[in-house]
Context: one part of a larger RNA
RNA sequence: UGACGGGGACCCGCACAAGCGGUGGAGCAUGUGGUUUAAUAGGACGCUACGCCUGGAACCUUACCAGGGCUUGACAUGUACUUGAAAGCCCUAUGAAAGUAGGGCCCUCCCUCAAGGACAGGUACACAGGUGUUGCAUGGCUGUCGUCAGCUCGUGCCGUGAGGUGUUGGGUUAAGUCCCGCAACGAGCGCAACCCCUGUCCUUAGUUGUCCCCUUUUGGGGAAUCUCUAAGGAGACUGCCGGUGAUAAACCGGAGGAAGGUGGGGAUGACGUCAAGUCAGUACGGCCCUUACGCCCUGGGCGACACACGUGCUACAAUCCCUGCUACAAAGCGUUGCCAAACCGUGAGGUGGAGCUAAUCGCAAAAAAGCAGGGCCAGUUCGGAUUGAAGGCUGCAAUUCGCCUUCAUGAAGCCGGAAUCGCUAGUAAGCGCGUAUCAGCCACGACGCGCUGAAUACGUUCCCGGGUCUUGUACA
Numbered sequence: 001u002g003a004c005g006g007g008g009a010c011c012c013g014c015a016c017a018a019g020c021g022g023u024g025g026a027g028c029a030u031g032u033g034g035u036u037u038a039a040u041a042g043g044a045c046g047c048u049a050c051g052c053c054u055g056g057a058a059c060c061u062u063a064c065c066a067g068g069g070c071u072u073g074a075c076a077u078g079u080a081c082u083u084g085a086a087a088g089c090c091c092u093a094u095g096a097a098a099g100u101a102g103g104g105c106c107c108u109c110c111c112u113c114a115a116g117g118a119c120a121g122g123u124a125c126a127c128a129g130g131u132g133u134u135g136c137a138u139g140g141c142u143g144u145c146g147u148c149a150g151c152u153c154g155u156g157c158c159g160u161g162a163g164g165u166g167u168u169g170g171g172u173u174a175a176g177u178c179c180c181g182c183a184a185c186g187a188g189c190g191c192a193a194c195c196c197c198u199g200u201c202c203u204u205a206g207u208u209g210u211c212c213c214c215u216u217u218u219g220g221g222g223a224a225u226c227u228c229u230a231a232g233g234a235g236a237c238u239g240c241c242g243g244u245g246a247u248a249a250a251c252c253g254g255a256g257g258a259a260g261g262u263g264g265g266g267a268u269g270a271c272g273u274c275a276a277g278u279c280a281g282u283a284c285g286g287c288c289c290u291u292a293c294g295c296c297c298u299g300g301g302c303g304a305c306a307c308a309c310g311u312g313c314u315a316c317a318a319u320c321c322c323u324g325c326u327a328c329a330a331a332g333c334g335u336u337g338c339c340a341a342a343c344c345g346u347g348a349g350g351u352g353g354a355g356c357u358a359a360u361c362g363c364a365a366a367a368a369a370g371c372a373g374g375g376c377c378a379g380u381u382c383g384g385a386u387u388g389a390a391g392g393c394u395g396c397a398a399u400u401c402g403c404c405u406u407c408a409u410g411a412a413g414c415c416g417g418a419a420u421c422g423c424u425a426g427u428a429a430g431c432g433c434g435u436a437u438c439a440g441c442c443a444c445g446a447c448g449c450g451c452u453g454a455a456u457a458c459g460u461u462c463c464c465g466g467g468u469c470u471u472g473u474a475c476a
Stems, first nucleotide, its partner, number of pairs: 001476002003473003007470007015460002019423005026314008034305002042053002064300007073127001077126008088105007109117002129289002132287003138283001140278003143274001145272001150189006156165003169180003195266004200234007210223005237260001240254005303442001316416001320375006332363003337356002342351003382413001387408007429452007
């Protein structure tokens, strides 16, 4: 100087407390461990691994296994020789395919023939190739402490020195935020602000949007008040008033205001820590393989199942379930695409073909809510697992191993031990909608969007994490 303390003082955080809803019990989905297997590919392991890498494993993906094949190679550059219209197409045998063996069609580009050139095939050689190894050789990127308020420097001063001072102290703040004091005076990286979305108003603009009129429709005409769209601007600064305070910084209350003391949300992550994570995204040093640890193909596996754990979904019901009727969104996506009307089918879906490169057309029905009727507390008109049968769709192909529909079947489950998680407001909880990936989909996941919309916070003694000062130390 740090680190640590079941030392002290002060302060903060959904840290506790106060509340609301869960997890832990059930069934299913998914990840992991374990076990099994020819293989069940690899990585990630307290917080910070476990719906993670993977934002789509039937083939492909694919890295794993079995079998069949190739050896200048699936891919790049160069040299030599050789062949050839550059190229391309078809057939036969064998085979699961890859491949292997053979045949045919086509037939000449630049250049005057030749030589040569471009391009391609073959042979040979340099080499390619490796998701092989090392994240403890690395770059880059990322997680975490933590959006915590800290981390430092120059000069000066103090100390033999390590180092200190500044950065401590008195107040204050979300903040090393600001004020005052002070052997310090300044400065940098962080904080804040500048950026984006949202909340109010104004201006400009007015189609495909809005409003009005005419019309059977396509459509036509008009308007700029509102909604909206999207560009610019205004607005909030403790600016004003009162009080407290050191006359300071600031705090408390008030006015005006759409909004008040950081208005709400996002982006933004200091010096560093964990030899944290990633050689499998890519890059890259070393090491290793080279008729194989490379490459191609068929099939299988990654989907196994006595078990154990994590994360979720659906429930156990009456604040509910079923049937019918009837409202109100936002944000997205769409031309190898979204797909209307109409018709067929109980339905998944099919036929169909209008419109739309989209404020124009479509996906699209929002759902919970509301209204009416039924169920009357029961393993039930709760719950839907499991299984049988019949179908639909995608795709070369749904057996291993897809999703969906209808009929039948109706399991466990009557609110969950110890323990444990999230959340302080348009939040929790409930409800649906969309998107990426994507032929299809194991999505109940992830990321967004809106609709309905609470309860509680006395307080900081205690648990956890963190900050500042101080104290002890046989630790560095």
Molecule: small-subunit ribosomal RNA, 3' major domain
Organism: metagenome